[in-house]
RNA sequence: CUCUUAUCUUGAGCGGUGGAGGGACUGGCCCUGUGAAACCGCGGCAACCUUCAACUAUUUUAAUAGUUGAAAGGUGCCAAUUCCUGCAAAGUGAAAACUUUGACAGAUGAGAG
Numbered sequence: 001c002u003c004u005u006a007u008c009u010u011g012a013g014c015g016g017u018g019g020a021g022g023g024a025c026u027g028g029c030c031c032u033g034u035g036a037a038a039c040c041g042c043g044g045c046a047a048c049c050u051u052c053a054a055c056u057a058u059u060u061u062a063a064u065a066g067u068u069g070a071a072a073g074g075u076g077c078c079a080a081u082u083c084c085u086g087c088a089a090a091g092u093g094a095a096a097a098c099u100u101u102g103a104c105a106g107a108u109g110a111g112a113g
Base pairs, nucleotide, nucleotide: 001113002112003111004110005109006108007107008106013042014041015040016039017038021031022030023029025086027084028083043078044077045076048074049073050072051071052069053068054067055066056065057064058063082105087102088101089100090099091098092097
């Protein structure tokens, strides 16, 4: 980087360095010198993977599956629903526009190349 698959309206920030950008992209709308990105320290959230513990079921009797816990490790994340939106369909409406659903795109985990 590509493919497969699961999830994405929950939740969780302080300090230091730094010094102007950031929210993937489009159009919006926002955040930001009351200090952006990035890096570091500490803290937290969550429960995707591994381990562990408890319970249940199956049964070959030490394994398999499920549920729970969030204890240890691997990631991830800690403004706004993935901030809204884009493509398609349906509904409402005189129109502007609005609502809903599904794709696309993106993010993260796990597996494969």